[in-house]
RNA sequence: GACAAAGCCAAACCUACCGUAAGGUAGGGACGGAAAGCUACGGGUCUGAACAGAUAGCCGAGCUACC
Numbered sequence: 001g002a003c004a005a006a007g008c009c010a011a012a013c014c015u016a017c018c019g020u021a022a023g024g025u026a027g028g029g030a031c032g033g034a035a036a037g038c039u040a041c042g043g044g045u046c047u048g049a050a051c052a053g054a055u056a057g058c059c060g061a062g063c064u065a066c067c
Base pairs, nucleotide, nucleotide: 001067008033009032013028014027015026016025017024018023031057037063038062039061041060042059043058044055045054046053047052
């Protein structure tokens, strides 16, 4: 350094399944991404009567990776 290259990931939406739910998984799809890889550690937001849970593509932090 995404206004490079080779590659990579995949928002919304649709279908099927799981979950009370937020949401997740798989397939299609492509808004975007230089970590949109991983980690719920801090904060935020969301779900839940509560216990708890979700979100890493909300922000920060840590670790790792291609050129």

The RNA shown here (c-di-GMP-I-GGC riboswitch aptamer) has 67 nucleotides and comes from uncultured Desulforhopalus sp. The prediction has a mean pLDDT of 86. It matches the Rfam family "c-di-GMP-I-GGC riboswitch aptamer". Its Rfam clan is "c-di-GMP_I riboswitch clan".